Model confidence (mean pLDDT): 81 of 100. Predicted 3D model of a 73-nucleotide RNA (transfer RNA) from an Elusimicrobiota bacterium. The RNAcentral record of the sequence draws on ENA. The source organism's lineage runs through Bacteria, Pseudomonadati and Elusimicrobiota. Rfam family: tRNA. The family's RNA type in Rfam is transfer RNA.

[in-house]
């Protein structure tokens, strides 16, 4: 130097033949207890790495950038 792969909440991850941003843990309130814990209930938490096309519309297509990982050299 060249190839592939990965990137979505605090972490661990799912998502889509282009249209609703989600789940588990974790937080915060309340409920229930003398109290914690366990349980229920409700809430908060996001520029889906960045930049730029394509499109009525991108997390999803296409180009580029950076980061991590693997493999040739």
């Nucleotide at each position: 130097g060249g190839g592939c792969a990965c990137a979505u909440a605090g972490c661990u991850c799912a998502g889509u033949u282009g249209g609703g941003a989600g789940a588990g843990c974790g937080c915060u309130a309340c409920c229930u207890u003398c109290a914690c814990a366990c349980g229920g209930u409700a809430g908060a938490g996001g520029u889906c790495a960045c930049c730029u096309g394509u499109u009525c519309g991108a997390u999803c297509c296409g180009g580029g950038u950076u980061g991590u990982g693997c493999c040739c050299a």